Two RNAs folded together computationally: RNase P RNA and transfer RNA, 477 nucleotides in total.
It holds a member of the Rfam family "Bacterial RNase P class A". From the family's description: Ribonuclease P (RNase P) is a ubiquitous endoribonuclease, found in archaea, bacteria and eukarya as well as chloroplasts and mitochondria. Rfam classes the family as a ribozyme.

RNA sequence: UGAGGAAGACAGGCAAUCGCGGGUUGGAAGAUCCGAGGAAAGUCCGAACUCCACAGAGCAGAAUGCUGGCUAACGGCCAGUGAGGGUGACCUUAAGGACAGUGCAACAGAAACAUACCGCCGGGAAUAGAACAGAUGCGAAGCUCCCGGUAAGGGCGAAAUGGUGAGGUAAGAGCUCACCAGCAGGCGGGUGACCGUCUGGCUGGGCAAACCCCAUUUGGAGCAAGACCAAACAGAGGGAAUAGUCUACCGGCGUCCGGUAGGCUAGCGGGCUGCUCGUUCGUUAACCUUCGGGUUGGUUGCUUGAGGCGUCAGGUAACUGGCGUCCUAGAUAGAUGAUUGCUGCCUAUGGCAUUGAGAAGUGCUGUGGGUACAGAAUUCGGCUUAUGGCUUCCUCAACUC
RNA sequence: GGCGGCUUAGCUCAGUCGGUAGAGCAAGGGACUCAUAAGCCCUGUGUCACUGGUUCGAGUCCAGUAGCCGCUACCA
Numbered sequence: 001u002g003a004g005g006a007a008g009a010c011a012g013g014c015a016a017u018c019g020c021g022g023g024u025u026g027g028a029a030g031a032u033c034c035g036a037g038g039a040a041a042g043u044c045c046g047a048a049c050u051c052c053a054c055a056g057a058g059c060a061g062a063a064u065g066c067u068g069g070c071u072a073a074c075g076g077c078c079a080g081u082g083a084g085g086g087u088g089a090c091c092u093u094a095a096g097g098a099c100a101g102u103g104c105a106a107c108a109g110a111a112a113c114a115u116a117c118c119g120c121c122g123g124g125a126a127u128a129g130a131a132c133a134g135a136u137g138c139g140a141a142g143c144u145c146c147c148g149g150u151a152a153g154g155g156c157g158a159a160a161u162g163g164u165g166a167g168g169u170a171a172g173a174g175c176u177c178a179c180c181a182g183c184a185g186g187c188g189g190g191u192g193a194c195c196g197u198c199u200g201g202c203u204g205g206g207c208a209a210a211c212c213c214c215a216u217u218u219g220g221a222g223c224a225a226g227a228c229c230a231a232a233c234a235g236a237g238g239g240a241a242u243a244g245u246c247u248a249c250c251g252g253c254g255u256c257c258g259g260u261a262g263g264c265u266a267g268c269g270g271g272c273u274g275c276u277c278g279u280u281c282g283u284u285a286a287c288c289u290u291c292g293g294g295u296u297g298g299u300u301g302c303u304u305g306a307g308g309c310g311u312c313a314g315g316u317a318a319c320u321g322g323c324g325u326c327c328u329a330g331a332u333a334g335a336u337g338a339u340u341g342c343u344g345c346c347u348a349u350g351g352c353a354u355u356g357a358g359a360a361g362u363g364c365u366g367u368g369g370g371u372a373c374a375g376a377a378u379u380c381g382g383c384u385u386a387u388g389g390c391u392u393c394c395u396c397a398a399c400u401c
Numbered sequence: 402g403g404c405g406g407c408u409u410a411g412c413u414c415a416g417u418c419g420g421u422a423g424a425g426c427a428a429g430g431g432a433c434u435c436a437u438a439a440g441c442c443c444u445g446u447g448u449c450a451c452u453g454g455u456u457c458g459a460g461u462c463c464a465g466u467a468g469c470c471g472c473u474a475c476c477a
Base pairs, nucleotide, nucleotide: 001397002396003395004394005393006392007391008390010388012343013342014341015340016339017338018337020035021034022033023032024031025030037373041384042383044382045381046380047379048378049222050221051220052219056277057276058275059274061218062217063216064215065214066080067079068078069077070076081095082093083092084091085090096213097212101211102210103207104206117154118153119150120149121148122147123146124145125144127142132137162180163179164178165177166176167175183200184199185198186197187196188195189194226300227299228298229297235291236290237289238288239287242266243265244264245263246262247261248260249259250258251257252256267283268282269281270280271279272278293476294475295474307326308325309324310323311322312321313320314319344371345370346369347368348367349366350365351364352363353362354361355360402473403472404471405470406469407468408467411426412425413424414423420457428444429443430442431441450466451465452464453463454462
C1' cells in the first nucleotide's frame, strides 16, 4: 500500500425566534418541567396483563431436537463438542433415530437390494483343424452355444455393497495381513457432548427441512383484550324446543286427579374455542345464527418497570447479587416541527507557510457540496431486516528500511 | 393497531406423493375467400415474486425478504 477478519461506541452540538403534545401550578393570562429509536420496522418467537368457568384428563394437532449453563420465559443468549469452509485472522452449523415399520431414488444403466452387459476364469457340447505322425490317427489355438465361479477391471449414474498396498487364487474376493475409515467392547480423561489408547470380529449405503419413531413442551383469544359512564334506536326470521319418579304444601269428594316449590334419574340444548371423557349451566329461557336498526362520544386499562445509570463482589461468559442515584413521551387521525446564526465530521477545489530533489505530506485559511436508515400507539425480553461514517485489535500478500 | 391468506404464460387458473411445467381465452403464421369474420391446421410464449438452505435433483420441503388482498369497534 492492497485485500480481508473481529469487536466497540456514536447517530452531530450550541443559541435565538415562532409553533405542537402532556404533567404540575394558577380564577384566568401565564409560569415551570418533560417530550422517539437502535432499529420505534417486520409481527418471526417468548412472556407480563385481561377475558373465556376454576384452565381438568386422554387423543389428535403444533413446536423444539449435540452437551453444559443463563433466564420470568423462549425456537433467545453464553461457554464448549463434533462436522464443514477459509492460506490465515476467523466464520457457518434445524447437529436425536435409517437393524421399529412404510416409502422414494426421474433419465441412464445388467442391476438402486441380491443384479451380471462387456470382461476374467473353470467345465461341457458341436465345429475347426496347427505341431507330431505322415496310413487309420493324435488332437493345440480359434469361433459358436450351454452350465458354473467372480465383483478386481471397463461402462452407466448424484450414489454400485469400505479405501490403498502386499500376499493368496483357476480367476477373484476382508479370503489373509499392514495402515486408514467405520462398528462393538475394555481402560484412562471430562459434569457432559466427546476425546485418547488397546483389543476384537470383518462390516452395504443415501433421503427423516418424506411419512414416521423417541424425548421434551404446549388450552384459546388478543388492549379493536377487558371494566365503567353517557347518548341514540325497531325489531323480524331460523336452529333446538321433555318425560318419569319422590317429598312438602294447597284445592277438588278420601286409595284418585290437578296446581305450586324443591330433589333425583334419563333425554335434549349451551359453555369449557378440533374430538372424546369429565364437569357445569339451562330445560323455556339462555345460547348460536341471518337480515335489519342506532352511536362513531368520554373515563379507565396507560405507563414505575423482570426499569435506566454508576460502583463493588461472584462467574471464562451469558448473567446474578449488594449499595448509591434518577424518573426519562403517552398522542387518539394521531404531538415530538420550521427558520436563522455559529460550529463538528466527510468530500471537491483555490491561496499562504513549512518539510522535501521530486511525488507528496503537515498546519492555517477561502468557497462549494454532503451529513444515513427511519419515526412510538398496552408493556417488556429476544430474533430478523434496513442503515451512515468513525475507532481499536488481528490476518494474508507485495514493497522499503 | 391486531389476525389470516395469496403470488405459476399477456389474462383467468391447474400442477396429486420432489424427477425435463400445462389448460382455456388472447397473440402469431398457414390454408379457405374477390376481401373480412367465424370455423380448420400449426406455432411460440415462463428468472414458477425474490434471496439462501435441505436433497443427486425444488414450482413443490424449510427459513428470510418484497408486493398485494381480506377480516377485526361499540350498543340494543